[in-house]
Context: one part of a larger RNA
RNA sequence: GCCUACGAGUUACUCUUUACUGGCAAGGUUAAGUGGUUCAGCCACGCAGCCGAAGCGAAAGCGAGUCUGAAUAGGGCGCAUAGUCAGUAGAGGUAGACGCGAAACCUUGUGAUCUACCCUUGGGCAGGUUGAAGUCUGGGUAACACCAGAUGGAGGACCGAACCGAUAAACGUUGAAAAGUUUCCGGAUGACCUGAGGGUAGGGGUGAAAGGCCAAUCAAACUGGGAAAUAGCUCGUACUCCCCGAAAUGUUUUUAGGAACAGCGUCGGCAUAGAGUCUUGUAGAGGUAGAGCUACCGAUUGGGUGCGGGGGAGUCAAAUCCUACCAAAUCCAGACGAACUCCGAAUGCUACAAGAUAUGGCCGGCAGUGAGGCUUUGGGUGCUAAGGUCCAAGGCCGAGAGGGAAAGAACCCAGACCAUCAGCUAAGGUCCCCAAAUGUAGUCUAAGUUGAACUAACGAGGUCCGGUUGCCCAGACAGCUAGGAUGUUGGCUUGGAAGCAGCCAUUCAUUUAAAGAGUGCGUAACAGCUCACUAGUCGAGCGACCGGGCGUGGAUAAUAAACGGGCAUCAAGAUUACUACCGAAGCUAUGGAUUUGCACUUAUGUGCAUCUGGUAGGGGAGCAUUCUAUUGGGGGCGAAGCCGCAUGGUGAUGUGUGGUGGACUUAAUAGAAAAGCAAAUGUAGGC
Numbered sequence: 001g002c003c004u005a006c007g008a009g010u011u012a013c014u015c016u017u018u019a020c021u022g023g024c025a026a027g028g029u030u031a032a033g034u035g036g037u038u039c040a041g042c043c044a045c046g047c048a049g050c051c052g053a054a055g056c057g058a059a060a061g062c063g064a065g066u067c068u069g070a071a072u073a074g075g076g077c078g079c080a081u082a083g084u085c086a087g088u089a090g091a092g093g094u095a096g097a098c099g100c101g102a103a104a105c106c107u108u109g110u111g112a113u114c115u116a117c118c119c120u121u122g123g124g125c126a127g128g129u130u131g132a133a134g135u136c137u138g139g140g141u142a143a144c145a146c147c148a149g150a151u152g153g154a155g156g157a158c159c160g161a162a163c164c165g166a167u168a169a170a171c172g173u174u175g176a177a178a179a180g181u182u183u184c185c186g187g188a189u190g191a192c193c194u195g196a197g198g199g200u201a202g203g204g205g206u207g208a209a210a211g212g213c214c215a216a217u218c219a220a221a222c223u224g225g226g227a228a229a230u231a232g233c234u235c236g237u238a239c240u241c242c243c244c245g246a247a248a249u250g251u252u253u254u255u256a257g258g259a260a261c262a263g264c265g266u267c268g269g270c271a272u273a274g275a276g277u278c279u280u281g282u283a284g285a286g287g288u289a290g291a292g293c294u295a296c297c298g299a300u301u302g303g304g305u306g307c308g309g310g311g312g313a314g315u316c317a318a319a320u321c322c323u324a325c326c327a328a329a330u331c332c333a334g335a336c337g338a339a340c341u342c343c344g345a346a347u348g349c350u351a352c353a354a355g356a357u358a359u360g361g362c363c364g365g366c367a368g369u370g371a372g373g374c375u376u377u378g379g380g381u382g383c384u385a386a387g388g389u390c391c392a393a394g395g396c397c398g399a400g401a402g403g404g405a406a407a408g409a410a411c412c413c414a415g416a417c418c419a420u421c422a423g424c425u426a427a428g429g430u431c432c433c434c435a436a437a438u439g440u441a442g443u444c445u446a447a448g449u450u451g452a453a454c455u456a457a458c459g460a461g462g463u464c465c466g467g468u469u470g471c472c473c474a475g476a477c478a479g480c481u482a483g484g485a486u487g488u489u490g491g492c493u494u495g496g497a498a499g500c501a502g503c504c505a506u507u508c509a510u511u512u513a514a515a516g517a518g519u520g521c522g523u524a525a526c527a528g529c530u531c532a533c534u535a536g537u538c539g540a541g542c543g544a545c546c547g548g549g550c551g552u553g554g555a556u557a558a559u560a561a562a563c564g565g566g567c568a569u570c571a572a573g574a575u576u577a578c579u580a581c582c583g584a585a586g587c588u589a590u591g592g593a594u595u596u597g598c599a600c601u602u603a604u605g606u607g608c609a610u611c612u613g614g615u616a617g618g619g620g621a622g623c624a625u626u627c628u629a630u631u632g633g634g635g636g637c638g639a640a641g642c643c644g645c646a647u648g649g650u651g652a653u654g655u656g657u658g659g660u661g662g663a664c665u666u667a668a669u670a671g672a673a674a675a676g677c678a679a680a681u682g683u684a685g686g687c
Base pairs, nucleotide, nucleotide: 001687002686003685004684005683006682011095012094013093015092016091017090018089019088020087021086022085023084024083027051028050029049033045034044035043036042037041055062056061065077066076067075068074098236099235101233105226106225107224109222110221116200117199118198119197120196121195122194123193124192125190127159128158129157130155134151135150136149137148138147139146163187164186165185168183169182170181171180202218204214205213206212239622240621241620242619243618244617249262250261251260252259253258263369264368265366266365267364268363269362270361276357277356278355279354280353281352282351283350284349290343291341292340297337298336301333302332303331304330305329308326309325310323311322312321313320372397373396374395375394376393377392378391379390380389381388402413403412404411417592418591419590420589422588423587424586428582429581430580431566432565433564437579439578440577441576442575443574444573450568451567458553459552462550463549464548465547466546467545468544469543470542471541479537480536481535482534483533485510486509487508490504491503492502516531520529521528593612596609597608598607599606600605623676625673626672627671628670629669630668631667632666633665634664641660642659643658644657645656646655647654648653
């Protein structure tokens, strides 16, 4: 992992409540018990008790009223009757209460054969090395001291086996082993190692102290019990079909992943009517969007005038004067505001009328939900950041399948009762993958731009279109040939300054077809090369600016990888117009089923209309299993079970038949349940 079996809303109650069924009814009902009996049970008695028939008040009490109150006021709670006893079902309560699951707490005991420490009594430590004190001899001293040599054999001494340990690494890791093996390593006469016997016990021991160890268990051992502890938590919770169908919000919460009440769902009942919803019209309230501010409040730019102040002058002090300073107030022009408004929509809201549609309200049973999410729009917050966060108004997902967007919860189209090898369309598409146009008429793009993610400031004789304007056969624009001079090296400055470092200027005048007191390069300064300007040659268009379309650079991420791919250039790209076709579970066609309503019929049908996506959840109708009762069947001419085949039913499942098997089994109608398994790291067995 698979198969088989087992495996989770049960049972009890003088409990509470609601619905349905039945009995009796202003009443209803017996309990224990007793008697009878055909001993399963049933019948009778039993009126103790309970519920109801009257309430109000704290109470005395009064009573269809009563309490409050001074009240014959007002108000609160009542009255103007329906209950009760059983059964069944839905829920609640109390019990383990749908099942499994803690870590823990308390209590009775059992453990020191492991291990920690202690007590008693034993045992063990190859071999080698070092050579303390002391002693002796010699030297030495006045005597000591001291020196040397022997002797001696000390030490938590040294090296190193046994023994005890465990430094490093490898192996081992379903191991040979629930801690080992190999090599290296530490101690090895000591605070050493070890045998046997004994002691200390669970909030306790023991601990050279690591929260270590106390029997493979330790921040409180193990065993039995309280005990099915508790678990607002996790997981699981078993056959079918049909109808409806949510929520992720508000308030409160030792509350935030839980609850209570409300909201939203469902089922039953009731009532009036037409309350609900939508459209159109009419009439209203309002201060948002926008707009405005010489209409207030606040903020604000430039200018005019300028109270007051600063600075300067003046004087003994002043007056007074000046000011390219600051600046109230006011005027002109400009302009801002969620907490400004002289103004002011749309939508929404309220009322009425008409039309359309079919909801809406109240009472009661049962819920679930109270983590929401994306997208569009209006806002707050944030960075006008976020697949961010908080509100509001729609849509969708959630709980929604189908077609499109290559692929995709939410985007676009569209809401799946079933069947069909029928048709029409939506979004989106029509070269091939791939259903349908290599469609028609035009224009643009040359970048494979593009062919459905996205890109800026800025740059550029890319190219197409439109506009404004200048020059031009009296010859434009470009090219080529020639000229481009003189006063003069203008003046100043300067070492120098001659068109060309810089400054100044009536940047002037002359000769001219034309030629600047000079456009750039150049020199130390000159020189030199150019340009403006002019003539000739040539022979038809040439410039400047503005706007638009499509392109271009800007353009950077790790395999080549962002048209889905192949591929595509008068397109299979972009754009404009048009026609045809394809394309979904949409719509239609044909047949069938279900729900609800109406009508007709009646024995449950027929017709018409309508409905049938669905999680949590509510409601309805059924299938199967085991047992019981009653009435019937089948079976050695082959029951159950098992393996096939055929067939009925929307389905759970039923029936027939063949084989196997070898003794029981089943229908109808009721009743009762140990009543349906794929999941719970489910339990047991098998493989």